[in-house]
Context: one part of a larger RNA
Molecule: small-subunit ribosomal RNA, central domain
Organism: uncultured bacterium
RNA sequence: UUGGGUUUAAAGGGUGCGUAGGUUGUCCGGUCAGUCAGCGGUGAAAACUUAUAGCUUAACUAUGAGCUUGCCGUUGAAACUUCCGGACUUGAGAUCGGUUGAGGUAUGCGGAAUUCGUAGUGUAGCGGUGAAAUGCAUAGAUAUUACGAAGAACACCGAUAGCGUAGGCAGCAUACUGGGCCUUAUCUGACACUGAAGCACGAAAGUGUGGGUAUCAAACAGGAUUAGAUACCCUGGUAGUCCACACGGUAAACGAUGAAUACUGACUGUUUGCGAUAUACGGUAAGCGGUUCAGCGAAAGCGUUAAGUAUUCCACCUGGGGAGUACGCCGGCAACGGUGAAACUC
Numbered sequence: 001u002u003g004g005g006u007u008u009a010a011a012g013g014g015u016g017c018g019u020a021g022g023u024u025g026u027c028c029g030g031u032c033a034g035u036c037a038g039c040g041g042u043g044a045a046a047a048c049u050u051a052u053a054g055c056u057u058a059a060c061u062a063u064g065a066g067c068u069u070g071c072c073g074u075u076g077a078a079a080c081u082u083c084c085g086g087a088c089u090u091g092a093g094a095u096c097g098g099u100u101g102a103g104g105u106a107u108g109c110g111g112a113a114u115u116c117g118u119a120g121u122g123u124a125g126c127g128g129u130g131a132a133a134u135g136c137a138u139a140g141a142u143a144u145u146a147c148g149a150a151g152a153a154c155a156c157c158g159a160u161a162g163c164g165u166a167g168g169c170a171g172c173a174u175a176c177u178g179g180g181c182c183u184u185a186u187c188u189g190a191c192a193c194u195g196a197a198g199c200a201c202g203a204a205a206g207u208g209u210g211g212g213u214a215u216c217a218a219a220c221a222g223g224a225u226u227a228g229a230u231a232c233c234c235u236g237g238u239a240g241u242c243c244a245c246a247c248g249g250u251a252a253a254c255g256a257u258g259a260a261u262a263c264u265g266a267c268u269g270u271u272u273g274c275g276a277u278a279u280a281c282g283g284u285a286a287g288c289g290g291u292u293c294a295g296c297g298a299a300a301g302c303g304u305u306a307a308g309u310a311u312u313c314c315a316c317c318u319g320g321g322g323a324g325u326a327c328g329c330c331g332g333c334a335a336c337g338g339u340g341a342a343a344c345u346c
Stems, first nucleotide, its partner, number of pairs: 004317003007300002012314001014201004021194003025088006033081002035077008048066007091191001092188004097182004103177007110154001114150008125136002162169002206247006216240001220236004258313006265292010275281001295302002319346003328339004
């Protein structure tokens, strides 16, 4: 390389948009580049295969045929692919109407809790643990009542419920705004799928500048435990946790399962539409779940949300360690990220 694979054995890119490229509905007419057929030329010889012949046979040698799978030219064919022209509506998109939700951004508001402050009541403990101690407290703590301040998070509802491409999204209200789904009808008429590069988004921690700081809490300090205890437990506590604007670009970024399309037996729960006079319904569409047939699978299991049956496109894998390391390059303020070996060894 051919091949075989990628839920768990090595292997699906974190996600989207999208350039090139690859692939691409139905019908009609044309074209003849691909394709197919005939003919001609060329494809050195030797070798190889085969037939015949010559040395007594064989090896060997000679002659013919094949092979040389190719290339060039020419004459045709027109189903398929390409290309050109025309038409269509089922793929795709748009409009009208309806509907849906923690989808997003911004602003405002709310109550509980926590901590702190002030004042009252009140007196000797509180706190914490396996047990203690550090710590707090007669300068009046803990407890309790009232008032005030601050920041952060939103109990119940709450759900194998919903929304979002992924990351993710939850108090309430308002404004702006993205999307999905459904119905019948109208319009465009293949406008599609995938997508190397590229661009954008991307939890937490982290970085820069400026704010904020109630709680919690890396680091750090103290108390315990212990042979030791740079830990687990306790008392404190700074970055951080929050906001704004930049950066960074990684996660078990997981369904460990790339995207799209078509096909394939049932049962059951649930969300949101639609149909219907209706509580009936084997109804219907789009989701979210469960149990299974066929089939698949090494098994566990998957099973119309496939890991089944097929097609298209992308990404990735090829024994373990060395190693996601070294070197180089690119990016970054840095931390580090991306790309990514070899020697050696089993």